[in-house]
Molecule: c-di-GMP-I riboswitch aptamer
Organism: Clostridium chromiireducens
RNA sequence: AAAUGAUACUAGCACACUUAUUGAAAAGUAGGGUCGCAAAGCCAUGAGUCUAAGGAAAAUUUAAUUUUCUAUGAUUGUCAGGUUGCCAAA
Numbered sequence: 001a002a003a004u005g006a007u008a009c010u011a012g013c014a015c016a017c018u019u020a021u022u023g024a025a026a027a028g029u030a031g032g033g034u035c036g037c038a039a040a041g042c043c044a045u046g047a048g049u050c051u052a053a054g055g056a057a058a059a060u061u062u063a064a065u066u067u068u069c070u071a072u073g074a075u076u077g078u079c080a081g082g083u084u085g086c087c088a089a090a
Stems, first nucleotide, its partner, number of pairs: 004088002012037002017032006035077001041083003045080003048075003054070007
């Protein structure tokens, strides 16, 4: 230096659920919580997944309703990619 990753050390994150709040929703933020995590730090670039307010199409029929499609919304704790980084037994 690279690779690797302990029942070690130090520090950290926080699923489900829950309270408040934002949002059309997915989901986010803050508190509690602690399933797990060696990048579960950061970046929506690619793929995947979730949602469908708005938009488009169709049907019923002139009053809006229903159905389908759609990301410009969301997710990095789905994966890939980029980038930074703690520890060091074998």